[in-house]
């Protein structure tokens, strides 16, 4: 330079046209004589810009990123 594949809370991760799971963390409460272990809740994400579409994390198109192949 070109081809592929990926980008989703602090962190890892499923989903795949109808407002996104789980784990982990943080915070509060229960449990306890305290600590841990455990239990209930809250918070917190679809990388960035366009299109299509009633409705895009999802087709698509671009440029950014980062791997892998190739010269």
């Nucleotide at each position: 330079g070109c081809a592929u594949u990926g980008g989703u809370g602090g962190u890892c991760u499923a989903g795949u046209g109808g407002u996104a799971u789980g784990a982990u963390g943080u915070c509060a409460c229960c449990c306890u004589g305290c600590c841990a272990u455990g239990g209930u809740g809250a918070c917190g994400a679809c990388a960035c810009g366009g299109g299509u579409u009633c409705u895009a994390u999802u087709c698509c198109c671009g440029g950014c990123c980062a791997a892998u192949g190739u010269a």
Description:
Transfer RNA from Hofstenia miamia, 71 nucleotides, folded computationally. The prediction has a mean pLDDT of 81. It matches the Rfam family "tRNA". It is annotated as a transfer RNA. Rfam links the family to the GO term triplet codon-amino acid adaptor activity.